Predicted 3D model of a 72-nucleotide RNA (transfer RNA) from a Candidatus Shapirobacteria bacterium.
Its mean pLDDT, the model's own confidence on a scale to 100, is 80.
The organism belongs to Candidatus Shapironibacteriota, within Bacteria.

[in-house]
């Protein structure tokens, strides 16, 4: 220099262009408990960024940004 692939709550994944973007740990509060732990209730926080296609975009399409790989 060229080529794939990948970026989603703190953290690990899910999500056919269409219902409030879900599910696990994690943190918060709570209910039991003598106190804990363990079960259970609840509840907080998320689509790298900018344009585009679209009735409707995490998702399609382009640019850039990180991040792994392969070829020289």
């Nucleotide at each position: 220099a060229g080529g794939c692939c990948c970026a989603u709550a703190g953290u690990g994944a899910a999500a056919c262009g269409g219902u409030u973007a879900u599910c696990a740990c994690c943190a918060a509060g709570g209910u039991c408990u003598c106190c804990a732990a363990a079960a259970c209730c609840u509840u907080u926080a998320u689509u790298u960024g900018a344009g585009g296609u679209u009735c409707a975009a995490a998702u399609c399409c382009u640019c850039a940004u990180g991040g792994g790989c392969c070829u020289g």